Transfer RNA from a Bacteroidota bacterium, 72 nucleotides, folded computationally. The organism belongs to Bacteroidota, within Bacteria. Its mean pLDDT, the model's own confidence on a scale to 100, is 85. Its Rfam family is "tRNA". Rfam describes the family as follows. Transfer RNA (tRNA) molecules are approximately 80 nucleotides in length.
[in-house]
RNA sequence: UGCGGAGUAGAGCAGGGGUAGCUCGUUGGGCUCAUAAUCCAAAGGUCACAAGUUCGAAUCUUGUCUCCGCUA
Numbered sequence: 001u002g003c004g005g006a007g008u009a010g011a012g013c014a015g016g017g018g019u020a021g022c023u024c025g026u027u028g029g030g031c032u033c034a035u036a037a038u039c040c041a042a043a044g045g046u047c048a049c050a051a052g053u054u055c056g057a058a059u060c061u062u063g064u065c066u067c068c069g070c071u072a
Stems, first nucleotide, its partner, number of pairs: 002070006010024004018055001026042005048064005
């Protein structure tokens, strides 16, 4: 310099136009003499940022930023 990939809950990741989900973690409750394990529930997200297309965008398009890899 060019090319590719990634950015979604505290962590790791799904979801590729029609209500944003899973596991772990956190909180509350059940069980227990108690703890662990286990069971139930809840909270937690401007889907990196901006613009565009669309009836409708996390998803498609363009630009920007950050990280990773390859290349000179």